Bacterial small signal recognition particle RNA, 99 nucleotides, folded computationally.
């Protein structure tokens, strides 16, 4: 010096961690301006009945917490991680040439 290998450095990729946003699960959730049922009371009627309908219960809106990667997608100055790439750069090893 050159050739081959391998490492580290790049670059992609897949995985994981962190994030972000969305979805879905439970729970809470409407003094009053959601739904239903509507005591008790009111009004209509001679009566049987009928109407609106206050409290309460239930059920959910938003929305708040929880919780699923055994949903989704997206983002990195993160892993001495896997796989692959090979243009340059650096180290280690063989073999070969020169001097």
């Nucleotide at each position: 010096c050159g050739a081959c290998a391998g490492g580290c450095c790049c670059u992609g990729u897949a995985c994981g961690a962190u994030u972000c946003u969305c979805g879905g699960u439970c729970a809470u959730g409407a003094a009053u301006c959601a739904u239903g049922u509507c005591a008790g009371g009111u009004g209509c009627g001679g009566a049987a009945g009928c109407a609106a309908g206050c409290a309460g219960c239930a059920u959910u809106a938003a929305g708040u917490g929880u919780u699923c990667u055994u949903g989704a997608g997206g983002a990195u100055g993160c892993g001495a991680u896997g796989c692959a790439g090979u243009a340059a750069g650096u180290c280690u090893g063989u073999c070969g040439u020169u001097c």